Predicted 3D model of a 1463-nucleotide RNA (small-subunit ribosomal RNA) from an uncultured prokaryote. Its Rfam family is "Bacterial small subunit ribosomal RNA". Its family is annotated with ribosome and structural constituent of ribosome in the Gene Ontology.

[in-house]
RNA sequence: AGAGUUUGAUUCUGGCUCAGAACGAACGCUGGCGGCAUGCUUAACACAUGCAAGUCGAACGGGAAUGCUUAGCUUGCUGAGCAGGAGACUGGCGCACGGGUGAGUAACGCGUGGGUAUCUGCCCUGGAGUGGGGAACAACCGCUGGAAACGGCGGCUAAUACCGCAUACGCCCUAGCCGCAAAAGGCUUCGGCCGCUCCUGGAUGGUCCCGCGUCCGAUUAGCUUGUUGGCGGGGUAACGGCCCACCAAGGCGAUGAUCGGUAGCUGGUCUGAGAGGAUGAUCAGCCACACUGGGACUGAGACACGGCCCAGACUCCUACGGGAGGCAGCAGUGGGGAAUAUUGGACAAUGGGGGAAACCCUGAUCCAGCAAUGCCGCGUGUGUGAAGAAGGCCUUAGGGUUGUAAAGCACUUUCAGCAGGGAAGAUGAUGACGGUACCUGCAGAAGAAGCUCCGGCUAACUCCGUGCCAGCAGCCGCGGUAAUACGGAGGGGGCUAGCGUUGUUCGGAAUUACUGGGCGUAAAGGGCGCGUAGGCGGCUUAUCCAGUCAGGCGUGAAAGCCCCGGGCUUAACCUGGGAAUUGCGUUUGAUACUGAUAGGCUAGAGUCCGGGAGAGGAUGGCGGAAUUCCCAGUGUAGAGGUGAAAUUCGUAGAUAUUGGGAAGAACACCAGUGGCGAAGGCGGCCAUCUGGACCGGUACUGACGCUGAGGCGCGAAAGCGUGGGGAGCAAACAGGAUUAGAUACCCUGGUAGUCCACGCCGUAAACGAUGUGUGCUAGCCGUUGGGGGGUUCGUCCUUCAGUGGCGCAGCUAACGCAUUAAGCACACCGCCUGGGGAGUACGGCCGCAAGGUUAAAACUCAAAGGAAUUGACGGGGGCCCGCACAAGCGGUGGAGCAUGUGGUUUAAUUCGAAGCAACGCGCAGAACCUUACCAGCCCUUGACAUCCCGGUCGCGGCUUGGGGAGCCCCAAGCCUUCAGUUCGGCUGGACCGGUGACAGGUGCUGCAUGGCUGUCGUCAGCUCGUGUCGUGAGAUGUUGGGUUAAGUCCCGCAACGAGCGCAACCCUCGUCCUCAGUUGCCAUCACGUUCGGGUGGGCACUCUGGGGAAACUGCCGGUGACAAGCCGGAGGAAGGCGGGGAUGACGUCAAGUCCUCAUGGCCCUUAUGGGCUGGGCUACACACGUGCUACAAUGGCGGUGACAGAGGGAUGCGAGGGGGCGACCCUGAGCCAAUCUCGAAACGCCGUCUCAGUUCGGAUUGCACUCUGCAACUCGAGUGCAUGAAGUUGGAAUCGCUAGUAAUCGCGGAUCAGCAUGCCGCGGUGAAUACGUUCCCGGGCCUUGUACACACCGCCCGUCACACCAUGGGAGUUGGCUUUACCCGAAGCCGGUGCGCUAACCGCAAGGAGGCAACCGAUCACGGUAAGGUCAGCGACUGGGGUGAAGUCGUAACAAGGUAGCC
Repeated sequence: AGAGUUUGAUUCUGGCUCAGAACGAACGCUGGCGGCAUGCUUAACACAUGCAAGUCGAACGGGAAUGCUUAGCUUGCUGAGCAGGAGACUGGCGCACGGGUGAGUAACGCGUGGGUAUCUGCCCUGGAGUGGGGAACAACCGCUGGAAACGGCGGCUAAUACCGCAUACGCCCUAGCCGCAAAAGGCUUCGGCCGCUCCUGGAUGGUCCCGCGUCCGAUUAGCUUGUUGGCGGGGUAACGGCCCACCAAGGCGAUGAUCGGUAGCUGGUCUGAGAGGAUGAUCAGCCACACUGGGACUGAGACACGGCCCAGACUCCUACGGGAGGCAGCAGUGGGGAAUAUUGGACAAUGGGGGAAACCCUGAUCCAGCAAUGCCGCGUGUGUGAAGAAGGCCUUAGGGUUGUAAAGCACUUUCAGCAGGGAAGAUGAUGACGGUACCUGCAGAAGAAGCUCCGGCUAACUCCGUGCCAGCAGCCGCGGUAAUACGGAGGGGGCUAGCGUUGUUCGGAAUUACUGGGCGUAAAGGGCGCGUAGGCGGCUUAUCCAGUCAGGCGUGAAAGCCCCGGGCUUAACCUGGGAAUUGCGUUUGAUACUGAUAGGCUAGAGUCCGGGAGAGGAUGGCGGAAUUCCCAGUGUAGAGGUGAAAUUCGUAGAUAUUGGGAAGAACACCAGUGGCGAAGGCGGCCAUCUGGACCGGUACUGACGCUGAGGCGCGAAAGCGUGGGGAGCAAACAGGAUUAGAUACCCUGGUAGUCCACGCCGUAAACGAUGUGUGCUAGCCGUUGGGGGGUUCGUCCUUCAGUGGCGCAGCUAACGCAUUAAGCACACCGCCUGGGGAGUACGGCCGCAAGGUUAAAACUCAAAGGAAUUGACGGGGGCCCGCACAAGCGGUGGAGCAUGUGGUUUAAUUCGAAGCAACGCGCAGAACCUUACCAGCCCUUGACAUCCCGGUCGCGGCUUGGGGAGCCCCAAGCCUUCAGUUCGGCUGGACCGGUGACAGGUGCUGCAUGGCUGUCGUCAGCUCGUGUCGUGAGAUGUUGGGUUAAGUCCCGCAACGAGCGCAACCCUCGUCCUCAGUUGCCAUCACGUUCGGGUGGGCACUCUGGGGAAACUGCCGGUGACAAGCCGGAGGAAGGCGGGGAUGACGUCAAGUCCUCAUGGCCCUUAUGGGCUGGGCUACACACGUGCUACAAUGGCGGUGACAGAGGGAUGCGAGGGGGCGACCCUGAGCCAAUCUCGAAACGCCGUCUCAGUUCGGAUUGCACUCUGCAACUCGAGUGCAUGAAGUUGGAAUCGCUAGUAAUCGCGGAUCAGCAUGCCGCGGUGAAUACGUUCCCGGGCCUUGUACACACCGCCCGUCACACCAUGGGAGUUGGCUUUACCCGAAGCCGGUGCGCUAACCGCAAGGAGGCAACCGAUCACGGUAAGGUCAGCGACUGGGGUGAAGUCGUAACAAGGUAGCC
C1' cells in the first nucleotide's frame, strides 16, 4: 500500500466482498511446563446454608460456667470466701467507611473551569473552663399473656445515660443596653495519661450555584400556572418558588423547547498515518441503586445494602390468633444462556473499626484452587548419517518424491520426574502462601504436536473416487465422465500449544469527504420569483481590542500511552523520573486582518433627465379568410372515406356551385438558431391603463449590496365547483373495418372538455435535464436594440445590452462545455450517498374530490448505471453485386416405375448423414462374400504382431474316400524337397505344440483429438510492423472522390510500408509459325485394281506432341481531373478477364466423420474377440426427396442413307463366318493397340398412322428362354410371345439455366463374375430472353439506431395459476408506558387541639411550666372510577410487494420494435 466482482472488450460511477488489528468471548479438533493477568456481557430472576461490623470492664450496675480455699454432711450435693469473667443489659464510638451492581437517569448526572449565602464527628493550633445538686430507666427480682415472635404489670439500682442551678475569655442576638446557653469522669507506677464543655483558626470531607461540553428522532412544533419575576414571611447548615400569602404576566423554543427512544458519565480502551469512528469489562474518580413504591427517625454525616415504619408482590413458619425474610457482600444453588470459577486458607502483609493498651473484628485484602480465556517465555532434542533403505505416492516405466527425513553412530538434559538443601516478603515479635520460589545432585532421548489451507483474490499440485449426484462456497463461482474448487490419499504452504470457525468493533471505505466527495447525461439544481431570520459584504481615517496572535501563571488526580532508567535469568509484568495531556481559567502585550463605534468617499446599488425597441400584462372595441349550420337559386346521382372497404349522407334532391344570413373559435402570409417576460408563457388590428429591460447624459443619495431556511405570491395541460357559451376538434361511448383475437392503430359519428366569468387544484421530460449573484480568462463569423466616429454614400471602424454558430487555453469518465462555461475564484441557498421494494405504506399538513406534499421499514439482489468501442441486427438510410428478382426456355409438385429417407414392421430389417450445407449421400455397384445386424453351431494366446520354451524341416498344391449344414476333422495317394554355413541342430526362415506377457473390438465418446471434408464463398475481404490519435477498449492505414469482376487501379489523406487473399504465373480450347513424321495424312509422282492411302514414295496439308509467336486499352476518336478508367472505332483467329479448369484468405457453424486411417480416456477379454451355415440390410398401410419413362403428330412405327468425340481392351476387346425371331451361342483373324477391336443417336429421305386412352404409353402379369455365377427361392440382368394399368401436361408451391449455354440426342468409363434410370466424362443438333434493380433471397462497403454480445431463432413486459417469505389495512382483542379529572387515603413529618397521662424545674400547697398519648386538619404512596394519548403482540378477511426449475395468455418496450418513445 491494495485486490476480486457489472462488459465481447473499455473507461467512469457505484455497491458488495477479501487481505489487517482487536476481544471479559463462544464453538470444533488438539493439548507438555511456567510466569503475569482475566473470568455471569444473559434474568436489577429467585435464593437453601455458612460467613461478610463490631468493639470498649480504663464509662456503669450486676454477674454465669469454671478453679482454689473452707464449712456442713445423706461422698456428691449444699453454703460461705477468694479468683474468674461468659452471655445479656445501660452507656460511648463505629455501623453514612470498606464491598456489590448499573436498574433508573439525557440531568449541573458526569467532564472541565469558576463562584460562595454554608456544614464538618474523629485530627491539628490557640484561648477559657471542668463548681454544686437532683430525678429516673434497663439489666435484675416477682407475678403474668402468647404456639412463636414478642410482651404486660409491680418492685430495686449505677454511670462518661438524663435534668435543673451557678459561672462565661469568648460565642449567639442586637444600632446599643439587656438577654440567652456548658461540662464527666476514668485509669495511674502519682510523674501523668485518656477524656468532657465553650470558643477561635486550620486540615479533611461534603452541600449549593454558574459558564462551556455531553446520543438519536421534526413522521415530536409549540411548551409552561408555582409556571417567570417581585414584596413579605416560613423553612434549611446555607442561597433559592424550596414552601406559603399577595401583586405583576411573564418564562422557554427552529442556535430545536416540549415529547418519544436509547444510555450510568469520565480517566481511559480498541482501531486509525492523522482527523476521526466504535466503546466505557478488569484498574481509578464521580453518580445512582439495594425485593417494588412511599416516609421519616437517629446522627457530625443517611432519608441508611447486611436499621426503623407503612403499602404491595413473593417466599417461609404457625397452635390460624399471628409472625418472619430481602446475596446488585464472599462462596454456593436453581433458573436463563453459546457462555463465565471454590459453599478453600489466613489476618503473615497492606488498610479499616473499636480500645489507653494487650487485643478483638475485618469474604476489604493477601494467598491458594479451577479455566490455553488472553499476553509473555520455554520445551518436545543436538550433531553426524546416501545403499539416497524399506514402505507410501506419482510416473513418459527411465525415474521422481517423501528425504538427512528414518534407521544407525556419537552427544546433551532445559522443562517435567526423583532426592537433598531452602529463602526474601518482617524496621523488635508474628509467614496463610509453603517445604513455594530458588540452589545442588541423580536417571534417561527418555514423558511432551497439533490445527488449518493449497481455483483466483492468496503462499501451497498431483492421483483416485464421484458425475448438476453427493457436496463446497468470504466474493467471483466449482460439480452434468479426464474436477489443482466436492470426498480420500500422497505431496506442499501457513501458524504452532495452539489452530480454525462464528460473533462484534475500527480499518481498508475519499462509501457522509473538517482534514477529504459530488449534482448537463452515472444518485443529485428547488417549476419560477419576492422576501424574513441567518450567512457574506466596496474605498478611506480615527478609536477600542471581542475574535486572532505571542509570552507568563493556575489547573488539566493517579494509573495508562510515549521517552530514559531500574527490578524479577529474559519477556509479559512491576517500578523511579521525565515528557505529554492539543483543554479551560487568568494575566501581560501586539493591532495587520475580521469585528465594534464615530467620521469621510464614489467605482457597487439606486434616483433624475432625454431617447428608441418589443407576440410583456390587463380591459374594451373592430376586422377579414376559413369551417359548420340555416334560407333561397342552379343542378342530378351519386357523395364521402380508405391500403382496399364499409358504417354514414343522398331522388323527402345530397356532393358540386351561386347568393343571403347565423354562430363560435382561431388569427394564414409577414415569421426569422427574430422579439418580450422571473418562470409558466406571449402572435389579426385599434384605443385606454400598466410592469420591466436597454442606450445616452452625468445632476443627486452615499454601501442603501448579494444570497435567502421558514413564509408569501405566480405557476402549461388535464381535472373540480357555480353560471354562461358551444362553430370546429374531440377522451368516454356507438358503429364500420382490420385481425387468430383487436376493449387499439384506420374510417363514420359523438358527449364531457376545449372558449368566457369567478373560485379551486399546484403538478409536467415545469429541460439548457445546467440555482442565483459578482469578478477574471484567445479569438472568428452571423443576428436583434441603441450610441459614437469616418465616408468615395457602396458602407467601414468602434462601444454597450441581448441572442446564435464555430473554436484556443482550461475542464470533463467520455460525450462534450468553452466570455451566455460544464474554465479560474468568492458568497449564499437547494439536493445526492448501490439496485429493487418506493416516491409506496403509516402519520402529519393542504385539497370539494381527484390527489398533492413530507416520507420510511421489513425483505431481496451482485449488481443497477453513465459515456464511449468493436461487432451483430433493424418491417433504418445510401451505394453496389449474384440466374436474386424480372424477361425467357425447360422442369419438379399429379401418373407408373427406379432409387434414397422418414415411419411402421421385424429375430434382424447393421451403422452414420438431418434446413440451405441429410435424403441416386458414405455405397465407383448387399444373391454368398461384402456385412459391421439377427438365429443357430463352433474356437479361446486366438484370423493377425512381438518375445520365450520344446518339436519338425518344412510349408504348400492336387486327387480320392468318410463324417458334418458348414467351419472343420480323419485317412490314403501324387507333385515338390528352404537359405547361409566356421559344418556344430550353429544362425536365419517357415510350420506345429505349450506358457504368460499380450493380441483383438465397425464397442462408447467427432462435445477429449489429429487428419480430411462440407458451408458461407471465387464472396473481396482478413491482418501485421512502425508512426500518429485516444486515459482506454480501440481508431488511423482499410475511410473519402472516381473506377473495377476484384482492398482492381488512380487521386486525395497522419500515415508509410508489408503479409494472407484478388489478379498473374499452371493446364486446356481457339490463330499462326517452327521442329519431328508412325501406327496418322495424301497435294504432287508412280503402281494397283478385289478399288479401301491398298502399295512405293512423300510429309505439302489434316492430325499428333514438343517449342515458340500472338492481346498490352498497344493505336485512333470521344469522355474523365491532364489520372485510373469507360465508350466507340481500326486492325486482328481472338478485344478489353477471349471460353473452360485447377487454385478456396482470416475465420464461422462444439458443422461432418472414432464405421477410411491415426489417436487420449472409458468399456469387453471362453467375449462386445474369432470362424461358419442360413437369414436380414431387398420387409410395406403410408409420407417426403432425387430421378427415369410418358401422356404423343415438332410424334409413333416401318424402310433407307450419313456424320463424332473421349475413352476401354490379355482369366480382355473380339473383326469375319455360321446358328437362333431374339437375348445369345459356335468358330475365331487381328490387337499389349494413332496399327486390331468396342462403336453412335437425334438428323435427312420414303411410306404409314389422323387425335383415339390410340399403331400414344409402357407398368403389371403369364408362358418360354439367354447369360453370369458354387448358387439367381427369398433377391440379378437380358430376350421372345402374350398381357396391356395409371397417365390426355399436373393444386398450393417450387427448381435449373445468360451461349456452343438451356433443351434434346446418343457414346464411353470407373465399380464390376453378373447387375446403372445413379455417378464421372464425351461429343452431335442447338435456341429464347435480360426493359431494368421497385420487390423476394444471399452477399460486399459506408452510415445510423440499439436496452442485442449464446449477438433478432436476441432481449423483454404485464395479468393469471402454484409455492414460499416479509409487510400495509382490518371488526376487534391482550398488554406496557403515560396524561387529565375525581374518589379513597397507610405510615410519617408539619399545623391545631390536648379536659386523658405525666419523675427532675417553679411553687409551702393548690397548681403551673414543659412533655406524652389521643383526636382533628393539610399533604401524600398504593389503590379505584372515567375519559384520552402512545407503543407493542395476536387477528377472520383483504391489498399490493419480493423470490421461485418448468406453466397460461398475449407482444407493451429495445431497430422507424413494425402506431417514434417518454413525462

The prediction has a mean pLDDT of 85.